[in-house]
Context: one part of a larger RNA
RNA sequence: CUGGGCUUAAAGGGUGCGUAGGCGGCGUGAUAAGUUGGGUGUGAAAUACCUCGGCCUAACCGAGGAAUAGCGCCCAAUACUGUUAUGCUUGAGGAAGACAUAGGUGAGCGGAACUUAGGGUGGAGCGGUGAAAUGCGUUGAUAUCCUAAGGAACACCAGUAGCGAAAGCGGCUCACUGGGUCUUAUCUGACGCUGAGGCACGAAAGCCAGGGGAGCGAACGGGAUUAGAUACCCCGGUAGUCCUGGCCGUAAACGAUGAGAACUAGGUUAGAGGGUCCUCCAUAACCUUCCAGCCGUAACGAAAGUGUUAAGUUCUCCGCCUGGGGAGUAUGGUCGCAAGGCUGAAACUC
Numbered sequence: 001c002u003g004g005g006c007u008u009a010a011a012g013g014g015u016g017c018g019u020a021g022g023c024g025g026c027g028u029g030a031u032a033a034g035u036u037g038g039g040u041g042u043g044a045a046a047u048a049c050c051u052c053g054g055c056c057u058a059a060c061c062g063a064g065g066a067a068u069a070g071c072g073c074c075c076a077a078u079a080c081u082g083u084u085a086u087g088c089u090u091g092a093g094g095a096a097g098a099c100a101u102a103g104g105u106g107a108g109c110g111g112a113a114c115u116u117a118g119g120g121u122g123g124a125g126c127g128g129u130g131a132a133a134u135g136c137g138u139u140g141a142u143a144u145c146c147u148a149a150g151g152a153a154c155a156c157c158a159g160u161a162g163c164g165a166a167a168g169c170g171g172c173u174c175a176c177u178g179g180g181u182c183u184u185a186u187c188u189g190a191c192g193c194u195g196a197g198g199c200a201c202g203a204a205a206g207c208c209a210g211g212g213g214a215g216c217g218a219a220c221g222g223g224a225u226u227a228g229a230u231a232c233c234c235c236g237g238u239a240g241u242c243c244u245g246g247c248c249g250u251a252a253a254c255g256a257u258g259a260g261a262a263c264u265a266g267g268u269u270a271g272a273g274g275g276u277c278c279u280c281c282a283u284a285a286c287c288u289u290c291c292a293g294c295c296g297u298a299a300c301g302a303a304a305g306u307g308u309u310a311a312g313u314u315c316u317c318c319g320c321c322u323g324g325g326g327a328g329u330a331u332g333g334u335c336g337c338a339a340g341g342c343u344g345a346a347a348c349u350c
Stems, first nucleotide, its partner, number of pairs: 004321003007304002012318001014201004021194003025088007033081002035077008049065006091191001092188003095184005103177007110154001114150008125136002162169002206247006215241002220236004258317006266295004271290006299306002323350003332343004
């Protein structure tokens, strides 16, 4: 390389947008580049193959024949691919009407709880644990009431409910704004799919500058436990957690399952719509589109299991794997303020 694979054995990129490239719906005409058939030229000789022949035979040698991928030229074919012209509407997109939503950004507002401060009542404990102690308290704590301030998070509703590409999103209101679904079949007419590089987004922690700091709380101090206890438990507590601007670019970034398309039994539940029937309305029933679950047939699978949301049957495109350790290390490159990220070996060893 071929072949084989990627839920759990090695292996799906964290996610999107998109360049090159690859691939691409249904007709008709043209063309004849790919493709196919025929002819012809070339395809040196030797070797290899076939038939004869020469050395006693063989090896070896000689003669003739056939064969040869590929390439050039000529003629022809036109199904498929390509190119081109012209159409189509089912893919894709637009429009109109309707709907749901913790989708995003900014601003304002609210109550519960907590802590602190001030004041009132009160008077000896409180707190904490397996048990204690450190700690707090007669300079009046804990408890309780009033007032004020502050920061962070939004109980119930809340739902294997919803929205978002993923990360993620939850008090209320307003403003701006993204995407989706359904119905109509009104418009465009293949405008599509994927996507190496690239660009953007990307939890938490961490970093830089400036704010903020209630609670929690790495580090750190103390008390316990213990043989020890650099822990688990307790009392404190700094960074941090929060906001603004910038960086970092990683996660069990998981459905451990790339994206798109088609086909292949059903049953059931929840969400967002639409339609039919019953004289009308509502509910129910039935039909239908999208979305999220559960069970399950065939099939698949090493099994667990998956099973129209496939891990079934196929196609297109991308990423990735190739025994364990060494090692996601060394080196080089590149990015970063740093921490470090990305790319990424070998010797050796089993």
Predicted 3D model of a 350-nucleotide part of an RNA (small-subunit ribosomal RNA, central domain) from uncultured soil bacterium PRR-8. It matches the Rfam family "Bacterial small subunit ribosomal RNA". The coordinates come from a structure-prediction model, not an experiment, and the mean pLDDT is 86. RNAcentral holds the full RNA, with entries from ENA and SILVA. Taxonomically the source falls in Planctomycetales (Bacteria, Pseudomonadati, Planctomycetota, Planctomycetia).